[in-house]
Context: one part of a larger RNA
């Protein structure tokens, strides 16, 4: 000097407790073990694996597996020897890869000796590897944890390890600050500085906007025009315990008010210290070392990754009346858009098609926001609740939906009556409960990353149950 302790004091976190939705029962969706399998390609495993890599498996992706090629190769690069411009085009055989054919052409530079760029056969140094090994690495990344540590220099103190400083009183999110003190400074951290937000000024009005004025019109910022509003993007200002009153040690600082758009870190993100876990990751890439080299490389078509006596996660839709139909009817935010969004007009019940205006977009296009609100059926039933499941028939993308696609219309109508033990998530524009959109992507989310709409209920408190943080006390542990 650390860990630890069913030791002790202080303090903290949605840790508990006070509340609200949930998981676990059902039915689907999607990952995982497990079991099958010719493969069911690989990794990721308490928290910190398991809608994880994958932001998208029909082929392709693809690394798995069965056939069928090839071996200087599918990409690279040298060097020797020989052909040949290079492209480009026919047909035949096959699953395709590919084999073998037909037809056209004869590159540049030039001292006419040659040289050159691309190719194509030989051969040769080399290539290749999603083959181990994350316990040989580099990079990145998860955890404790946005928790308040972690540490130096000089000095004193101990024989020394090592202490002090960082302990002690207060206070704080915070080793934040003050005040003391053999310590006196500094650094990595906090926290500022950065980005959205919330109000306000001012600069500048198009494609945004219409208050006032003139025109039009069934209607509509449609026109002329206007810079007031909104908004939009640059600039700046504003919150600092600054001001007032208590409490404090006259100090740091707390509690309450004022005034303010905003009050004590306004709210949100981005930012993650010294280490910890021989954590993750050799399959992003990069890399030692091992293996492989007519193969553990690479080229094909086809299956596989989508299996299914089962178990677990994590999610969707339910179970209905604060609810399900049916009509009318209102109001957003953020985003995308040219191989692209794709209006209106028409044809379809319908997914949709036809034709195609406008738009490289504050202009036009996705686009219909949904809940909400009216009105009106339905009457508590396994139903007008819930859609799985299954027959048909169809669209759409694609060379191709059979193994295996997403949607659409008609019939089908299963379990499910609120879920044992246990468990999770959340403190405010938060849960909860609506719909938009985006990336990925030909097509192909119930997932992930964002957007706005409506919007709660509780917290007395810190005994306890998990994590942490300082001090301090015990140890037969390091």
């Nucleotide at each position: 000097u650390g860990a630890c302790g069913g030791g002790g004091g202080c303090c903290c976190g949605c840790a508990c407790a006070a509340g609200c939705g949930g998981u676990g029962g059902a039915g689907c969706a999607u990952g995982u073990g497990g079991u099958u399998u010719a493969a069911u390609u690989c990794g990721a495993u308490g928290c910190a694996a398991c809608g994880c890599g994958a932001g998208g498996a029909a082929c392709c992706u693809u690394a798995c597996c069965u056939g069928g090629g090839u071996u200087u190769g599918a990409a690279c690069u040298g060097c020797u020897g020989g052909g040949g411009a290079c492209u480009g085009u026919u047909g035949u055989a096959g699953a395709g890869a590919u084999a073998c054919u037909u037809c056209u052409u004869u590159c540049c530079c030039u001292u006419c000796g040659g040289g050159g760029a691309c190719u194509c056969c030989a051969g040769u140094g080399g290539a290749g590897g999603u083959g181990c090994u994350g316990c040989a690495u580099g990079g990145c990344u998860g955890u404790c944890g946005u928790c308040a540590g972690c540490u130096c220099g000089u000095g004193c103190c101990g024989u020394g390890a090592g202490g002090u400083g960082u302990u002690g009183g207060g206070u704080u999110a915070a080793g934040u600050c003050c005040c003391g003190c053999a310590a006196c400074g500094a650094g990595c951290g906090c926290a500022a500085c950065c980005c959205c937000u919330a109000c306000c000024c001012u600069u500048a009005g198009u494609u945004a906007c219409c208050a006032g004025c003139g025109a039009g019109u069934c209607a509509u910022g449609u026109c002329g025009g206007g810079g007031a509003c909104u908004u939009u993007a640059g600039g700046g200002g504003g919150a600092c315990u600054g001001c007032c009153g208590g409490c404090g040690u006259c100090a740091a600082g707390c509690c309450g008010g004022a005034g303010g758009a905003a009050g004590g870190u306004g709210g949100g993100g981005a930012c993650g210290a010294c280490g910890u876990c021989a954590a993750g990751u050799c399959a992003u890439c990069a890399u030692g070392g091992c293996c492989u080299u007519u193969a553990u490389g690479u080229c094909c078509a086809g299956g596989g990754c989508u299996a299914c006596a089962c178990a677990c996660g994590u999610g969707c839709u339910a179970c209905a009346a604060u609810g399900g139909g049916c009509g009318g009817u209102a109001c957003a935010a953020a985003g995308g858009g040219u191989u692209g969004c794709g209006a209106a007009a028409c044809c379809g019940u319908g997914a949709g098609g036809u034709u195609g205006a406008g738009c490289c977009a504050a202009u036009c296009c996705c686009a219909a926001a949904a809940a909400g609100c009216c009105g009106u059926c339905c009457c508590c039933a396994g139903u007008u609740c819930g859609g799985a499941u299954u027959g048909c028939a169809g669209u759409c993308u694609g060379c191709a939906a059979c193994u295996c696609g997403a949607c659409u219309g008609c019939a089908u109508g299963g379990a499910g009556u609120u879920g044992g033990a246990a468990u999770c998530g959340c403190u405010a524009g938060u849960a909860a409960u609506c719909g938009c959109g985006u990336a990925u992507c030909a097509g192909a989310a119930c997932g992930a990353c964002g957007c706005g709409g409506u919007g709660a209920a509780u917290a007395c408190g810190u005994u306890c149950c998990c994590g942490g943080g300082c001090c301090u006390u015990g140890u037969a542990c390091a």
Small-subunit ribosomal RNA, 3' major domain from a metagenome, 478 nucleotides, folded computationally. The coordinates come from a structure-prediction model, not an experiment, and the mean pLDDT is 84. The RNAcentral record of the full RNA draws on SILVA.